The part of an RNA shown here (small-subunit ribosomal RNA, 5' domain) has 496 nucleotides and comes from an uncultured bacterium.
The coordinates come from a structure-prediction model, not an experiment, and the mean pLDDT is 84.

Context: one part of a larger RNA
């Protein structure tokens, strides 16, 4: 000198930061991911019109559930695994994929079958289920058509090598309306941007008291798979393949820009921010889907809690608060979608604990204040005294002044491109009142800046290292003084 820090004593304020480092323990409550009626069918309200009085239409509106579609794969948490192409850095992909979004070329005919929701029956204590009818679609499913695309042949470029580029020639394979005003959308191509998957060079711990290690192991051939290389899986071949330039094992650890220190080289770190990677109560496993083996999906299996009519069920804070427990030790079960930025809508406009603010702790840094000028050869009181004085000490009274804070009273923001402000009647600016609300912590024997008396007598204690006490202790207690830093001050801990 640092620090997400504790602990002592203390303590007035603004701004900006920060706040479970331990139990990746276990959670009551509430909240975090929803939208879309301009995809569809029922349901319903008001008004009109027909009407066999049963109702059926037309226009405006409404919708909780339901089918449908986009999102839920982002954001937001942790740091357990992990020493590994997981990160960083540089390449390669002639081995690859990509919803929306941009450009560009082409389509968008014509039919079909069901289904929730509704009704009706039954199971069940609940969660839930079954089973008859009944209808819509941008939901499903044939069919026609397709420049491109995809598959297999032929031919020609082209490469080291083709899964690449051109021509042919057979054969697959598309679509979905809505709104009626613009236009939103649907479907086969290519192209881009942004995103990603995979592969290699090189870099970054620690033990040789781990020295040998491996059988899908190492390579081949072939099938499979996959967006795609590849022993990634299998079957048959072969016996290979890494190792002291440290295999294999064991310990430890999420990498990184950066941080902190150092004159540098170095050393030691990864908490906040921000990329990247991993996890989502423990293992596993896959659907769905442009994209997951999916933190508020699913299923299976285990711990652990809850509900139960015992026959079955339900749940997963490492999301924001809050709550127990570990701990030295770490906030509020506030406001708010005004801003910015996500996700759905044409859109109003919904959702958003991302976010932006408030709150709380001197946890950190920065700046304010606790007053200013004058005032006795020096009050009273306190210590010390050689009794002479010295000393705290211009210090206080006092008088004058001035008001940052503060506390009253009025105005009042910027952030907001019409509109719209949680924040907050905040900041900020005005008047008015009154020195008023605000000072403490460590030290004082060398190291190191700062001495005296009084107590105690190897005791009580102190103490970073040297060491102080055993009757005159500047080293222990207290007091006066006096040195250091001050809203702090000192102690521990940890790194340099």
């Nucleotide at each position: 000198g640092a620090c997400g820090a504790a602990c002592g004593c203390u303590c007035g304020u603004u701004g900006c930061g920060u706040g479970c480092u331990u139990a990746a323990a276990a959670c009551a409550u509430g909240c975090a991911a929803g939208u879309c009626g301009a995809a569809c069918g029922g349901c319903u309200u008001g008004u009109c019109c027909c009407u066999u009085c049963g109702g059926g239409g037309g226009c405006a509106g409404g919708u909780u559930a339901g089918u449908g579609g986009c999102g839920a794969a982002c954001g937001g948490c942790u740091g357990a695994g992990u020493a590994u192409c997981a990160c960083g850095u540089g390449a390669g992909u002639g081995a690859c994929c990509u919803g929306u979004c941009c450009g560009u070329g082409g389509g968008u005919g014509g039919g079909g079958g069901a289904u929730a929701a509704c009704c009706c029956c039954c199971c069940g204590a609940a969660a839930g289920g079954g089973g008859g009818g009944c209808u819509a679609a941008u939901a499903c499913c044939g069919c026609a058509u397709a420049c491109g695309u995809c598959c297999g042949c032929u031919c020609g470029g082209g490469u080291a090598g083709a899964g690449c580029c051109g021509a042919g020639u057979g054969g697959g394979g598309a679509a979905a309306g809505g709104u009626a005003u613009u236009u939103c959308g649907c479907c086969c191509g290519c192209g881009g941007a942004g995103g990603g998957g995979c592969u290699c060079g090189c870099g970054g711990c620690c033990c040789a008291u781990c020295a040998g290690g491996u059988a899908g192991u190492u390579g081949g051939u072939g099938a499979g798979g996959u967006a795609a290389u590849g022993g990634c899986c299998c079957a048959c071949c072969a016996a290979g393949c890494c190792g002291a330039u440290g295999a294999c094992g064991g310990g430890u650890a999420g990498c990184u820009g950066g941080u902190c220190u150092g004159a540098g080289a170095g050393g030691a770190u990864g908490g906040c921010c921000a990329g990247c990677c991993a996890g989502a109560c423990u293992g596993g496993g896959a659907c769905u889907g442009a994209g997951a083996c999916a933190c508020g999906g699913c299923c299976c299996a285990g711990a652990c809690u809850c509900c139960u009519a015992c026959g079955g069920g339900a749940g997963g804070c490492a999301g924001c608060a809050g709550u127990u427990a570990g701990g030295a030790a770490u906030c509020u079960u506030g406001c708010g979608c005004a801003a910015u930025g996500g996700g759905g809508g044409a859109a109003a406009c919904c959702c958003u604990g991302a976010c932006g603010c408030a709150g709380c702790g001197a946890c950190g840094c920065c700046g304010c204040g606790u007053g200013g000028a004058c005032g006795a050869a020096g009050a009273a009181g306190g210590c010390c005294u050689u009794c002479g004085g010295g000393u705290c000490g211009u210090a206080a009274a006092g008088u004058c002044c001035u008001u940052u804070u503060c506390c009253g009273g009025g105005g009042g923001a910027a952030g907001a491109u019409a509109g719209u402000g949680a924040c907050g009647g905040u900041a900020c600016c005005c008047c008015g009142g009154g020195a008023a609300u605000a000072a403490g912590c460590c030290c004082c024997g060398g190291c190191u800046a700062a001495c005296u008396a009084c107590g105690u007598g190897c005791c009580a204690g102190c103490a970073g290292c040297c060491g102080c006490g055993g009757u005159a202790a500047u080293a222990c207690g207290u007091a006066a003084g006096g040195g250091g830093c001050g809203a702090g001050c000192g102690u521990u801990g940890u790194c340099c």
Rfam family: Bacterial small subunit ribosomal RNA.